[in-house]
Context: one part of a larger RNA
């Protein structure tokens, strides 16, 4: 000098864009943060209103609407994304470059084939019972895209016998023969040419969404390897599933990953083992660079979710707002037993020098579900607080005395604050008020036309056109007008380094100080004043890095 997620002191007009628990991965009140689908399925209220009937005039009963709505249940998809944190980790964790001839891949896209025939259970509901509660048990009933038996099936998988090709761990491509084995689920819209009933429906046909199977793609992931990746030798030896092999188990898959048996190996001064510290990277800061320091915000990867352990479901988890076990802590309890996990968004206490609102909205972007309408979304978009940072802008402009008053200094002549003020003439940024007032919105859906599918002028898909609808921010940005110099300047320093000097007070005292050093009676170094210098809505100090 530059920088900062800063803090402290004094001061503080406005706007834009960013940033904001670095400490206790400390404990958490409250609300919200993951649902959705009735076009998978069975079932299904009430308040209230209307009508009718009865009435002891209080009401009661029935039907209809509310409504196939709400709430609940089965089933599907999602909940493994998104969001948070950096405790652990010195490691194939990360970075980079490769390998997989050792692998997996829901949803999405393309292509081929299929979607057949039976059966069963169970929740909800009802009845009964236990419990303070959380919740649970028994009986009886029922549905499905729930569960399940059979059929069919190859270019799939596996086995046996072969051939060729490129290759070389269990590989690719093509191909002949034999055997074994594995599927499925329906929903919704339309039509009547054929069959049956004869309004139109059913079988049937057809569109669409699904389901099953096979191949390919895209994107995503698993595993392995080369190289790189902090400090301590005042850590020198470490190791028994240890190192390797065999045939097994396990996995999507290689492998001591695991178990049995066999061998006795393996690592290390090119630093093993041990200890300390630490998430890694793109980047960020600094520097002419080399380098040094660092890893907030944003982006990629990893790890974690009260602490420790475990598996279940699933394409994927050993799962932040799932389950089970153990522990600590907190809460409820009828003392028998239960409930909980903010390192999600706000917020509270605590710790600390120190870090924000228990806000608005799904309008946009993105995500989940759904055919869609739509629903959900503390992701996100916005607003709020904080000079925490960067940037912009204002606090007025012109004229105005050989120069008011006043302050300070003085050699008493004067000098200086100083065109500064007053005064005169103007301007109107910002702030204030009044009025107008955006872009961000394009769609989905609806509708018209054309093309495709189709028997079809249904439906569905694609394209073009049309009319509308949708804004949290926000009456915000922006524009015009009104009035008015009015509401808007401080902080540090002035001995040298280092830009800026005099007076008074003090008298080695009080004090200053980054270094040198000032202060003991004329202090430009302490304190005040006048003046000056620097920066400016900031200025200094402290801390840290280069």
């Nucleotide at each position: 000098g530059a920088a900062c997620g800063a803090a402290c002191g004094c001061u503080g007009g406005c706007g834009g864009c960013g940033u904001g628990c670095c400490u206790a991965a400390c404990a958490c009140a409250u609300g919200c943060a993951a649902g959705u689908c009735g076009a998978a399925c069975g079932a299904g209220a009430a308040a209230u209103c209307u009508u009718c009937g009865c009435u002891u005039c209080g009401g009661c009963g029935a039907a209809g609407a509310g409504a196939g709505u709400a709430a609940a249940g089965u089933g599907g998809c999602g909940a493994a994304c998104g969001g948070g944190u950096g405790a652990g980790u010195a490691a194939c964790g990360c970075g980079u470059g490769g390998g997989u001839a050792a692998c997996c891949u829901g949803c999405c896209c393309c292509u081929g084939a299929a979607u057949u025939u039976g059966g069963a259970a169970u929740a909800a509901c009802c009845c009964g019972c236990c419990g303070a509660a959380a919740g649970g048990c028994g009986g009886a009933c029922u549905a499905a895209u729930u569960c399940u038996g059979g059929a069919u099936a190859a270019u799939g998988u596996c086995c046996c016998c072969g051939a060729a090709u490129c290759u070389c761990u269990g590989g690719u491509u093509u191909u002949g023969g034999g055997g074994a084995u594995c599927a499925a689920a329906g929903g919704u819209g339309a039509c009547c040419u054929c069959u049956u009933c004869a309004u139109g429906a059913a079988a049937g046909u057809u569109g669409u969404c699904g389901u099953u199977u096979a191949g390919g793609g895209a994107g995503g992931g698993g595993c392995c390897c080369g190289c790189g990746u902090a400090c301590c030798a005042u850590u020198a030896g470490c190791u028994u599933g240890u190192u390797g092999g065999u045939g097994g188990g396990g996995u999507a898959a290689u492998g001591g990953c695991c178990a049995a048996c066999c061998a006795a190996g393996g690592c290390a001064a090119c630093g093993a083992u041990g200890g300390u510290u630490a998430g890694c990277u793109g980047g960020u800061c600094u520097g002419a660079g080399a380098g040094g320091a660092u890893g907030a915000u944003c982006a990629g990867c990893c790890a974690c979710a009260c602490u420790g352990g475990a598996a279940c479901u699933g394409g994927a988890a050993c799962a932040c707002g799932g389950u089970c076990c153990a522990g600590a802590c907190u809460c409820c309890u009828a003392c028998g037993g239960g409930a909980g996990g903010c390192a999600g968004c706000a917020g509270u206490g605590a710790g600390g020098a120190a870090u924000c609102u228990u806000g608005c909205g799904c309008a946009a972007u993105g995500g989940g579900g759904g055919a869609a309408a739509c629903c959900c979304u503390g992701a996100c978009g916005c607003a709020g607080c904080a000079a925490c940072g960067c940037c912009g802008u204002g606090u007025g402009a012109g004229c105005g005395a050989a120069g008011a008053a006043g302050g300070c200094c003085c050699u008493c002549g004067g000098g200086u604050c100083g065109u500064a003020a007053a005064g005169c003439u103007c301007u109107g940024u910002c702030a204030a008020g009044u009025g107008g007032g955006a872009a961000a919105a394009a769609a989905c859906g609806c509708u018209u036309c054309a093309g495709g599918u189709c028997a079809a002028u249904a439906g569905c898909c694609u394209g073009a056109g049309g009319a509308a609808u949708u804004g949290a921010u926000g009456g915000u940005a922006c524009c015009a007008c009104u009035a008015a110099a009015g509401g808007a300047a401080g902080c540090a320093c002035c001995g040298g380094c280092u830009a800026a000097c005099u007076c008074c007070g003090u008298g080695c005292c009080a004090g200053c100080a980054g270094c040198c050093g000032c202060g003991g009676u004329a202090a430009u170094a302490c304190g005040g004043a006048g003046g000056g210098u620097g920066c400016a809505a900031g200025c200094g100090u402290u801390g840290u890095u280069c």
Overview: Predicted 3D model of a 546-nucleotide part of an RNA (small-subunit ribosomal RNA, 5' domain) from an uncultured Pseudomonadota bacterium. The coordinates come from a structure-prediction model, not an experiment, and the mean pLDDT is 83. Rfam family: Bacterial small subunit ribosomal RNA.